The RNA shown here (small-subunit ribosomal RNA) has 1583 nucleotides and comes from an uncultured Candidatus Saccharibacteria bacterium. The RNAcentral record of the sequence draws on SILVA. Model confidence (mean pLDDT): 81 of 100.

RNA sequence: AGAGUUUGAUCCUGGCUCAGGAUGAAUGCUGGCGGCGUGCCUAACACAUGCAAGUCGAGCGGCAACAUGCUUCUCACCUUGGUUCGAAGACAUUUACUAUUUCGCAUUUAACAUUUAGCAUUUAGUUUUCAUUUACUAUUUCCCAGAUGGGGAUAAAUGAAAAUUGCGAAUUAGAAAAUGAAAAAUUUUCGAGCUGAAGUGAGAAGUGAUGGCAAGCGGCGGACGGCUGAGUAACGCGUGGGAACGUACCCCAAACUGAGGGAUAAGCACCAGAAAUGGUGUCUAAUACCGCAUAUGGUCUUCGGAUUAAAGCCUUCGGGCGGUUUGGGAACGGCCUGCGUACGAUUAGAUAGUUGGUGAGGUAAAGGCUCACCAAGUCGACGAUCGUUAACUGGUUUGAGAGGAUGAUCAGUCAGACUGGAACUGAGACACGGUCCAGACUCCUACGGGAGGCAGCAGUGGGGAAUCUUCCACAAUGGGCGAAAGCCUGAUGGAGCAACGCCGCGUGCAGGAUGAAGGCCUUCGGGUCGUAAACUGCUUUUAUAAGUGAAGAAUAUGACGGUAACUUAUGAAUAAGCACCGGCUAACUACGUGCCAGCAGCCGCGGUCAUACGUAGGGUGCAAGCAUUAUCCGGAGUGACUGGGCGUAAAGGGUUACGUAGGUGGUCCUACAAGCGAAUAGUGAAAUCUGAUGGCUUAACCAUUCAGGCUAUUGUUCGAACUGUGGGACUCGAGAGCAGUAGAGGUACCUGGAAUUUCUAGUGUAGGAGUGAAAUCCGUAGAUAUUAGAAGGAACACCAAUGGCGUAGGCAGGGUACUGGACUGUUUCUGACACUGAGGUACGAAAGCGUGGGGAGCGAACCGGAUUAGAUACCCGGGUAGUCCACGCUGUAAACUAUGGAUACUAGCUGUUGGAGGUAUCGACCCCUCCAGUAGCGAAGCUAACGCGUUAAGUAUCCCGCCUGUGGAGUACGGUCGCAAGACUAAAACAUAAAGGAAUUGACGGGGACCCGCACAAGCGGUGGAGCGUGUUCUUUAAUUCGAUGCUAAACGAAGAACCUUACCAGGGUUUGACAUCCCAAGAAUUUCGCCGAAAGGCGAGAGUGCUUUAUUGAACUUGGUGACAGCUGUUGCAUGGCCGUCGUCAGCUCGUGUCGUGAGAUGUUUGGUUAAGUCCAUUAACGAGCGCAACCCUUGUAGUUAGUUGUAUUUUUCUAACUAGACUGCCCCGGUAACGGGGAGGAAGGAGGGGAUGAUGUCAGGUCAGUAUUACGCUUACAUCCUGGGCUAGAAACGCGCUACAAUGGCCGGUACAAUGCGCAGCGAAGCGGCAACGUGGAGCAAAUCGCAUCAAAACCGGUCCCAGUUCGGAUUGCAGGCUGAAACUCGCCUGCAUGAAGUCGGAAUCGCUAGUAAUCGCAGAUCAGCAUGCUGCGGUGAAUACGUUCCCGGGUCUUGUACACACCGCCCGUCAAACCAUGAAAGUCACCAACACCCGAAGUUCCCGAUUUAUCGGGGCCUAAGGUGGGGGGGAUGAUUGGGGUUAAGUCGUAACAAGGUAUCCGUAGCGGAAGCUGCGGAUG
Repeated sequence: AGAGUUUGAUCCUGGCUCAGGAUGAAUGCUGGCGGCGUGCCUAACACAUGCAAGUCGAGCGGCAACAUGCUUCUCACCUUGGUUCGAAGACAUUUACUAUUUCGCAUUUAACAUUUAGCAUUUAGUUUUCAUUUACUAUUUCCCAGAUGGGGAUAAAUGAAAAUUGCGAAUUAGAAAAUGAAAAAUUUUCGAGCUGAAGUGAGAAGUGAUGGCAAGCGGCGGACGGCUGAGUAACGCGUGGGAACGUACCCCAAACUGAGGGAUAAGCACCAGAAAUGGUGUCUAAUACCGCAUAUGGUCUUCGGAUUAAAGCCUUCGGGCGGUUUGGGAACGGCCUGCGUACGAUUAGAUAGUUGGUGAGGUAAAGGCUCACCAAGUCGACGAUCGUUAACUGGUUUGAGAGGAUGAUCAGUCAGACUGGAACUGAGACACGGUCCAGACUCCUACGGGAGGCAGCAGUGGGGAAUCUUCCACAAUGGGCGAAAGCCUGAUGGAGCAACGCCGCGUGCAGGAUGAAGGCCUUCGGGUCGUAAACUGCUUUUAUAAGUGAAGAAUAUGACGGUAACUUAUGAAUAAGCACCGGCUAACUACGUGCCAGCAGCCGCGGUCAUACGUAGGGUGCAAGCAUUAUCCGGAGUGACUGGGCGUAAAGGGUUACGUAGGUGGUCCUACAAGCGAAUAGUGAAAUCUGAUGGCUUAACCAUUCAGGCUAUUGUUCGAACUGUGGGACUCGAGAGCAGUAGAGGUACCUGGAAUUUCUAGUGUAGGAGUGAAAUCCGUAGAUAUUAGAAGGAACACCAAUGGCGUAGGCAGGGUACUGGACUGUUUCUGACACUGAGGUACGAAAGCGUGGGGAGCGAACCGGAUUAGAUACCCGGGUAGUCCACGCUGUAAACUAUGGAUACUAGCUGUUGGAGGUAUCGACCCCUCCAGUAGCGAAGCUAACGCGUUAAGUAUCCCGCCUGUGGAGUACGGUCGCAAGACUAAAACAUAAAGGAAUUGACGGGGACCCGCACAAGCGGUGGAGCGUGUUCUUUAAUUCGAUGCUAAACGAAGAACCUUACCAGGGUUUGACAUCCCAAGAAUUUCGCCGAAAGGCGAGAGUGCUUUAUUGAACUUGGUGACAGCUGUUGCAUGGCCGUCGUCAGCUCGUGUCGUGAGAUGUUUGGUUAAGUCCAUUAACGAGCGCAACCCUUGUAGUUAGUUGUAUUUUUCUAACUAGACUGCCCCGGUAACGGGGAGGAAGGAGGGGAUGAUGUCAGGUCAGUAUUACGCUUACAUCCUGGGCUAGAAACGCGCUACAAUGGCCGGUACAAUGCGCAGCGAAGCGGCAACGUGGAGCAAAUCGCAUCAAAACCGGUCCCAGUUCGGAUUGCAGGCUGAAACUCGCCUGCAUGAAGUCGGAAUCGCUAGUAAUCGCAGAUCAGCAUGCUGCGGUGAAUACGUUCCCGGGUCUUGUACACACCGCCCGUCAAACCAUGAAAGUCACCAACACCCGAAGUUCCCGAUUUAUCGGGGCCUAAGGUGGGGGGGAUGAUUGGGGUUAAGUCGUAACAAGGUAUCCGUAGCGGAAGCUGCGGAUG
């Protein structure tokens, strides 16, 4: 910074879409870590549970609970004294165990402290790590080993204090076991009972004595902090000011703190109640309450005076904390105010306490804040009132900016606390976790009554696309209370959950080519994934484990947290996805699918070869995320202030005519200083933002009394150019005066002639009128025509003109009256009086409406007649409204110059109207200049182009109106106006990617001009009618194989279907195959016979064994087998090549350079001539060139030369063949610049001599896949292949091409002449002979100028006959008998003879060929071919007629014009109707909601009044009032049978309105009519 998309292409206008950024997001797929943030946008929905506001005992009475002390009592235990009873043991030796104490050795805590030394660094520091391999030296010590060897350790010194563990030794004690022997006392131990004293523990009671403290009185705080955004369009908020106020706690200052009194809660007793709670009696305290005293001070004041306080508590006795009054401060709060603060005018008027005043009340305070009285004001187009929406801001986001959007988190303000109302207390509230009342809801209840409010933190339900833990802690910061310790604190600090956002890190690094395997693609060679992997080496952020372990703490205190950080170990180990790949937009292939499934942001993709669907491989982008959706800004200069437009694209109002508000405004002087400029000062909170610096390893994040910015606003001072304001002057703008001028300017009245029509009268007779042609119509009852007269209405010929006048609409015979404007001249007057102009007023064609007239002509509607498929039209005959007048209404047009008005400036030329001046003249003209109009062309400039261009669409200024994609729609609803018709104002839903302007190239036109062609015309002969042949359609069939289908298919492919061909059908066979290549095995090949069969073929029996060789084999062939493969007239000619047809043998189709144009493109190639021709000439911004034309080629006509076999008896000639010559408008005359044309001569031939071949760029998706080739698809015991038979030959019907005829220009018979091209060996076949003939026989000659077909011919000619008939025409059809070819002639060949003898007597509409050796007519030959031609291709014979000419039909070419066509007129396209769907209007109504009004009722509460009273209060009443009720209106919304139009939708119906002169030019307004487009009348526009 742009890009895609309207077209065949172009430029423009213009919308739609995309690329960027952002988010409190959500969804899909995926998911390793950390840091910092963020987290109900919806239901201001309802809430279980817990917590979120308490504190003070140093205010008080007290004391329930706890603890302590003291006293008393009870119990238990223990020590000890005394006493009684019972039981047991004692000694010696040995063993192991347990416990205690001491010693020795070892071990660890150990990363301790200090000092020294070394090393190293910017410092901090560190002092030797691990593994492997090799070699060596020295010292000490330890271990293993014992020749060598292996392993480990080692900076040093000094000091201190303990403890752990292990081992060993010893000591003491305990208890146990074993063994041995006998008696008494003592002693020891144990147990039991009674009793004395001390101690310990437990319990109970008492005691406020102490620590403390539930409940209570009292003080302070619950008005902060926290949450939410419902309401509010407002002094609510933002910003800047202001005066009439208040303030507990805090600070400063001054003064005081004396002496008293009476109650009351708690408590106790009783009572009511389910509970909540309450009542009665009685006791008591205070920093609770109340007098008294004092009064610095304060308040009031009539200036005399009046009035007004207090509280104590603690103490270490020093004091401290308080209390009262007053003044001040700080900070906070209340109030007022300038400016700013969403949308709607389809909301235009609102307001009675309303606006102001006086007085009073009220408040902390000003004030209608409230009340009484008085006045009638106040607000509003600069948007009041009403409605809808919305908390506001700092900021956030986007943007280059200006702007736009937004108002989560953080911060400031406001508002709210279930809904509504109210006050109390208090310094502060009309109070989130207070009170009262009403209402809704929930809960408890004993039914009498009560309780509650998460928009605090968590959490639950619900709603929703969607948003977290019923966590920890008061450690920090802060808050409340307290003297303090401290208590409380869901504030706060933290943790948890969530990729919700931002930031950071990682998922490894290096090497590694047999470029592995595998996947995908492939031209089969290979390419790619890809150094990617494997593999080798390395590292350890992260992870896991272990260890150490902070800061945050100024005295103590750490929730976070064993967290951050650091150290060590392990091991590549734990860690990649998502979207996209047609263009925009980075990135491509294969397969599947086949307008299906699907994709899609826009354009669009998909119908058999999809880079767009789905999958895979590959690639691109981003990355722990990636996409999608939603929303905002940007791009969008697409609402344009910066920064757009209005002739034709959307857009100038019908007239700007008058004019209000408003905006803008000439020259000079002077003053002021509002705008303006400068300086300076204040404010613009912090955070955010920018720069800088710093702190977390970096970043995000955070910090900084570092700097800047916040674009705004206020004050002061200065300035005076410009704008403005006040004053003074001027004349150029404007206006007035005077003198003239032109004019369909307007209104009213009067008046004229021509014409039409009608009437009367006359003349006169059969038509008139009308049309493309007719008819309706008029006329013998006398029309039309003509003469005379009369009536009546409407319009004014010539003049007349891109002439005139008017603001526009508009205005036309003449005259008169009244009247508006303009122009010219003069420069007399005024002195900026001007321009524009929202609303407003007025005017405003035609049609239309109302009332009353009038009515000749014309003429919607209507009625007839035509036309037509129809004709509600065009054409014709009639004809009503209307057209005309008067008075009203309507208020619209293509009301157009599609161009608003005013002023100024910027080259000219030409015409014309009106005026003036000059010049000239006798004068009018002529000529020149100026002004005002009106036309044509044009410089510059502008414009997308067309075009405009002093009358601007140029250059500028001022003012107004209008536009913002197309359709819906100038519609609906609402409002205003109107008698109505309708006008004005004027949307949305929905649909859609375009709609549109100008110009370009084509194509087309029932547009124009020119030219050509057997195109017409002039002629000749046919076709169409008949029979037959042949091809096609259709039908039939087992099959009637397939293709070709207007010209450009149809005697075409097919130059020849009995079998074959043959592709079709039926039946019978085969499956590596009928055919090709490769491999294996066997066998030579080949051949004979028998049986079966319709054949193909099958079965069986024989014969035969060759050539070559290195002796294996090889070549060819046959058989069998295997699989690669063969095969296909199967599909697609719309996948193709090649070839062909056609326009068309028409004259066209292009290019290079230059030039013009913004461009597509143009020019050249047009124009004037000429030609068969874009042939040539001239001209020319073109000059040249290419493919076509022509020529070169073949043939024919004349001559010459040469040669000559098989031709000629011979020469000439002829013939055959080859090579030359000849014709070029060369010569003459005429016309013309030329090209060229006309005529003539000569010549065999004359203006291209005749004929042929030759076919430009392109068109028709023309034809052919069945001639061949070929992509893709399909079949593979069949869609292949072989065989037999059948079919392609059918037949109601239709069409095409032909043959033969219909006869006398003929038929038949007889006679007699004259060709050319060709063909021949599986051939032509002579003579002769046989047969009526077809033919047979015969076989000479001939590979052919030699022989044969082949007498070479038939028409022609000569003679005869027939005599106009269905015939002596015509020959179909049929019968019989034959011939030929061929295996075969039935389906289904040709020929001959005899017999038979059909239709047909010249052909409707229509249509074909031909311009000279042509048509017509006559025969001959050839290809194909065994046989089969009326077809085809050639050949010659005889041999005409006509062409005035280009009006018309058809086709083509050139130029031009219009176009809404570009698939290009077989185009495009309009409307009704029918069908489906979508949104919407109306609608009898129905439903809920909103605000206001009137009335009723009226809680709580404040206040007032009355009464009572124990002076605390109670009862009653009044004003105000929430909720509620009643009522009639208003507003928006939802819904509604039915109904209206609108929109959309591959293939519906009817017409054909528009685009070309669209077949009646179109369109606008209006009116009527009609299935529909539409038609008609009147007026208007040209688009």